[in-house]
RNA sequence: UAAUCAUUAUGAGGAUUCGAGGGGUCUGGCCCUGUGACAAUCCGCCAACCGACUUAUUUAAGAACGGUGGCAACGCCAGAGGCGAUGAUAG
Repeated sequence: UAAUCAUUAUGAGGAUUCGAGGGGUCUGGCCCUGUGACAAUCCGCCAACCGACUUAUUUAAGAACGGUGGCAACGCCAGAGGCGAUGAUAG
């Protein structure tokens, strides 16, 4: 980078830095935000997709060591559009 498959209503925040917008696009709403949002870093936490592990024995349960991911609101809601995000496989 394009392809295939799966998931996309559970869950889980503190500190520091920055300083004005942010919640993907359009329309209409709603919401977060100078009591410092968004973003970044550190630490912590959540989950269990993959590997390893344990029990049972072929499919499930557990656990959380490693690789990822996530931690306002259903991917904020509705419509449009059929766009994204994450993991695994293959190169």